Overview:
The part of an RNA shown here (small-subunit ribosomal RNA, 3' minor domain) has 145 nucleotides.

Context: one part of a larger RNA
């Protein structure tokens, strides 16, 4: 290379990734409420008190404890965002020689294509409306020669 051509889909087996999934296990995080450690400030009729005062009684000064607020942890409830997993279920990619049938490229053997609707292992099939990016022939208008 050769129509001994080119080529379309579905099964079918392999491997690879994503999506769906009852739903479960994480982490981050939002809001509401609940407790709330230590601490600073505020307060503080009671209790304590070495240095100062004061003959003494006391007194100034401080401590301890209490009260307030803020407040980390944590705790309940309800939301979100995100990675893992998950029976099952989608279709996509790839894989030198599989199953099936021939849909397309010639007028490809029923022209092919588009929207849409039903239908059908599958490519697809019909029906309606459109394109010609259809072969052939026939007129017409033109172009070139």
């Nucleotide at each position: 290379c050769a129509c001994c051509g080119c080529c379309c889909g579905u099964c079918a087996c392999a491997c690879c990734a994503c999506g769906a999934g009852a739903g479960u296990u994480g982490u981050u995080u939002g809001c509401a409420c609940c407790u709330g450690a230590a601490g600073u400030u505020a307060c503080u009729g009671g209790u304590c008190u070495a240095a100062c005062c004061g003959u003494a009684a006391g007194g100034a000064g401080g401590a301890a404890g209490g009260u307030a607020c803020c407040u980390a942890a944590g705790g309940u409830g309800u939301g979100a965002a995100u990675a893992g997993u998950g029976a099952u279920u989608g279709g996509g990619g790839u894989g030198a020689a599989g199953u099936c049938g021939u849909a397309a490229c010639a007028a490809g053997g029923u022209a092919u294509c588009c929207g849409u609707a039903c239908c059908g292992g599958a490519a697809g099939g019909u029906g309606c409306g459109g394109a010609u990016g259809g072969a052939u022939c026939a007129c017409c208008u033109c172009c070139u020669u």
RNAcentral holds the full RNA, with entries from ENA and SILVA.